[in-house]
RNA sequence: AAGGGUGUAGCUCAGUCAGGAAGAGCUCCGCACUUGGAAUGCGGAGGCCGCGGGUUCGAAUCCCCCCGCCC
Numbered sequence: 001a002a003g004g005g006u007g008u009a010g011c012u013c014a015g016u017c018a019g020g021a022a023g024a025g026c027u028c029c030g031c032a033c034u035u036g037g038a039a040u041g042c043g044g045a046g047g048c049c050g051c052g053g054g055u056u057c058g059a060a061u062c063c064c065c066c067c068g069c070c071c
Stems, first nucleotide, its partner, number of pairs: 003071005010026004020057001028044005050066001052064003
């Protein structure tokens, strides 16, 4: 310099191909259970989907620029 992959919750990742409500597990908080704890059950919190722009009635998803990481 060129090419490819990747970026979504505190962590690990789905969802992208084929646009239409942002999710799972773990973690954390509260409650129940217990002599207390663990486990278990119930409930809850947590995201402007890497940045900016474009297309569209509508973008995590399509297009462009940039940035971080990996090959």